[in-house]
RNA sequence: ACGUGCUCCGGGGGCGGUGAAAAUCCGCACCGGCGGUGAUAGUCCGCGAACUCCGUCUCCUUCGAGGCGGAGCCGAUCCGGUGGAAUUCCGGAACCGACGGUGAUAGUCCGGAUGGAAGGAAGCACGC
Numbered sequence: 001a002c003g004u005g006c007u008c009c010g011g012g013g014g015c016g017g018u019g020a021a022a023a024u025c026c027g028c029a030c031c032g033g034c035g036g037u038g039a040u041a042g043u044c045c046g047c048g049a050a051c052u053c054c055g056u057c058u059c060c061u062u063c064g065a066g067g068c069g070g071a072g073c074c075g076a077u078c079c080g081g082u083g084g085a086a087u088u089c090c091g092g093a094a095c096c097g098a099c100g101g102u103g104a105u106a107g108u109c110c111g112g113a114u115g116g117a118a119g120g121a122a123g124c125a126c127g128c
Base pairs, nucleotide, nucleotide: 002127003126004125005124006123008119014028015027016026017025029108030107031097032096033047034046035045036044042095043094051072052071053070054069055068056067057066058065059064077093078092079091080090081089099111100110101109
């Protein structure tokens, strides 16, 4: 130096309208995980979660639930300015956001989740 473990790791609904009922609709609001990059990114290049399927194992009488591995799926930006360099900064105008639930359609409420995980500085232990 490297590997494994211990440890840490997500923000946001306030006001008004309609209505029997809406934090879900309408108007105005609010939020932005991780690594990378010729200079700072929700929209560039990647990663993760969620969701779907397959294999396998565990629990269960069954139904079914969960662990591990693999595959699939996986949203959205332009214009102007500065500069050696910016879809990242400044100005302006846009756009996007899993699944299940709900007196009514949810990025913001509740739930799986006191979960998982990309990844992260230092220390310790073990390995090498």
The RNA shown here (FMN riboswitch aptamer (RFN element)) has 128 nucleotides and comes from Homoserinibacter sp. GY 40078. The sequence was found by an Rfam model in a public genome assembly. The prediction has a mean pLDDT of 80. Lineage of the source: Bacteria > Bacillati > Actinomycetota > Micrococcales > Homoserinibacter.